Transfer RNA from Candidatus Yanofskybacteria bacterium CG10_big_fil_rev_8_21_14_0_10_36_16, 71 nucleotides, folded computationally. The RNAcentral record of the sequence draws on ENA. It matches the Rfam family "tRNA". The family's RNA type in Rfam is transfer RNA.
[in-house]
RNA sequence: GCGGGUAUGGUAUAGUGGUAUUACGCGACCUUGCCAAGGUCGAGAGAGGGGUUCAAUUCCCCUUACCCGCU
Numbered sequence: 001g002c003g004g005g006u007a008u009g010g011u012a013u014a015g016u017g018g019u020a021u022u023a024c025g026c027g028a029c030c031u032u033g034c035c036a037a038g039g040u041c042g043a044g045a046g047a048g049g050g051g052u053u054c055a056a057u058u059c060c061c062c063u064u065a066c067c068c069g070c071u
Base pairs, nucleotide, nucleotide: 001070002069003068004067005066006065007064010024011023012022018054026042027041028040029039030038047063048062049061050060051059
């Protein structure tokens, strides 16, 4: 230099053009004499920019970071 892949709450992840899922963690409450465990509820997210579309995390392009291969 070229090609390919990945990027989603604090962490690890699923999924899809139409409300973004789950687990752990965090907070409140219940339960208990206390802790732990358990239950209910809640807050918390699609790398950045642009394009297509009524609507983009999803499709397209560029950039950034990381990984793999070639040279």
NCBI's taxonomy places the organism under Bacteria, Bacteria candidate phyla, Candidatus Yanofskyibacteriota.